[in-house]
Molecule: Bacterial RNase P class A
Organism: Candidatus Sumerlaeaceae bacterium
RNA sequence: CAUGGGUGGCAAGUGGUCGCCGCGGUGCAAAUCCGCGGAGGAAAGUCCGAACACCACAGGGCAGGAUGCCAGGUAACGCCUGGGCCCGCAAGGGACGGAAAGUGCAACAGAGAGCAGACCGCCGAACGGCGCGCCGCAAGGUGUGUGCGUGGCAAGGGUGAAACGGUGCGGUAAGAGCGCACCAGCGGGCAGGUAACUGUCCGGCUCGGUAAACCCCAUCCGGUGCAAGUCCAAAUAGGGUUCUGUGCGCCUCGCUUCGGCGAGGCUUGGCGGCUGCCCGUCGCUAUUCGCGGUUCGCCGCGACACGAGAACCGGGUAGGAUGCUUGAGCCCCGGCGUGAGCCGUGGCCCAGAGGAAUGGCCACUGGGCGGUUCUUCGGAGCCGCUACAGAAUUCGGCUUAUCGCCGCCCGUGGGUU
Numbered sequence: 001c002a003u004g005g006g007u008g009g010c011a012a013g014u015g016g017u018c019g020c021c022g023c024g025g026u027g028c029a030a031a032u033c034c035g036c037g038g039a040g041g042a043a044a045g046u047c048c049g050a051a052c053a054c055c056a057c058a059g060g061g062c063a064g065g066a067u068g069c070c071a072g073g074u075a076a077c078g079c080c081u082g083g084g085c086c087c088g089c090a091a092g093g094g095a096c097g098g099a100a101a102g103u104g105c106a107a108c109a110g111a112g113a114g115c116a117g118a119c120c121g122c123c124g125a126a127c128g129g130c131g132c133g134c135c136g137c138a139a140g141g142u143g144u145g146u147g148c149g150u151g152g153c154a155a156g157g158g159u160g161a162a163a164c165g166g167u168g169c170g171g172u173a174a175g176a177g178c179g180c181a182c183c184a185g186c187g188g189g190c191a192g193g194u195a196a197c198u199g200u201c202c203g204g205c206u207c208g209g210u211a212a213a214c215c216c217c218a219u220c221c222g223g224u225g226c227a228a229g230u231c232c233a234a235a236u237a238g239g240g241u242u243c244u245g246u247g248c249g250c251c252u253c254g255c256u257u258c259g260g261c262g263a264g265g266c267u268u269g270g271c272g273g274c275u276g277c278c279c280g281u282c283g284c285u286a287u288u289c290g291c292g293g294u295u296c297g298c299c300g301c302g303a304c305a306c307g308a309g310a311a312c313c314g315g316g317u318a319g320g321a322u323g324c325u326u327g328a329g330c331c332c333c334g335g336c337g338u339g340a341g342c343c344g345u346g347g348c349c350c351a352g353a354g355g356a357a358u359g360g361c362c363a364c365u366g367g368g369c370g371g372u373u374c375u376u377c378g379g380a381g382c383c384g385c386u387a388c389a390g391a392a393u394u395c396g397g398c399u400u401a402u403c404g405c406c407g408c409c410c411g412u413g414g415g416u417u
Base pairs, nucleotide, nucleotide: 001413002412003411004410005409006408007407008406009405010404012365013364014363015362016361017360018359020038021037022036023035024034025033040388044399045398047397048396049395050394051393052225053224054223055222059279060278061277062276064221065220066219067218068217069083070082071081072080073079084096085094086093087092097216098215102214103213104210105209119157120156121153122152123151126150127149128148129146130145131144132143133142134141135140165183166182167181168180169179170178184206186203187202188201189200190199191198192197229322230321231320232319239313240312241311242310243309245306246305247304249266250265251264252263253262254261255260268286269285270284271283272282288303289302290301291300292299293298329348330347331346333344334343335342336341367386368385369384370383371382372381373380374379
């Protein structure tokens, strides 16, 4: 100088003037005046985790969802920190459990894509054939050549992103973990480490890839959410229609006008409630009459009543207070820890609007970028621009957007001294 990786901070300041919100003071007062404070690094996304609130218990199981090496941090997390392994020259990065539980997928090409496989090929060791030579009257024998047949091979070449461990040596008819050396993988022993894992030794030689594909395994998860909720006041029609369901049995006690009434318990049925379903548990409820049928178990219809429901129509109200900002809060210092963080002393109070305040205007200064003029090359003058964006219960994170500036740590390459 160039090019990369990671990370922290800032996000204008001052003055004047007018205006707004909260708190406090003054004041009879809601007037006036004074003082203090008033929107971000992401306030965004609504993606995770909670606090808090309500739902009878938040119980068990299934479904569903999330996470996925180990150890720590934290209220908790899918976040953060450290370590292990893998990738990268490195700073750094990683959706990092399991493929011998099963299913699926990998076009085309190729013999064959995981219970594989012979396209081009290699092989005269075995059996046979054929050619030639020799011996023999012949039958036949023998030597040699030949991949012709039976047969042997998967090492070489080809196809492919990938071909059933890799490289090398020996061995073989030619080959092959067939044997050996080294390496990778798999299994086991020993040692170190809290662990992930690492080192070393032994072994038979080897059983591919893919799970942000289905799946298996381990761990975790109740629901809804501040429009959650709580309180006060006011008003209406304690409204109407329809549908669903129920109207069982037994026991004990008390009263009794002897008709029955009241209370409690058990069983059965129904309804509700926490979430999609099931089970358990809890709460509420079970007071009759008439007609018809009957296989005498009961069934059907109607009326009446009931406690829970469902749907539709109609009416009233939508006001006030609270939740609402003192927090798993922030800052300095000290100690512990590799670190994330934890502990301790001290200090500070830093928005609470309510259709939604925190602003408008003017002037000056400062930073950055661009253009232009001049230059004594230090710089000076003038002009223009200055991002993403706005609290709404709160907090810990992650992700996304963004004009720029300043700083820190580190890598790679080149040059100079």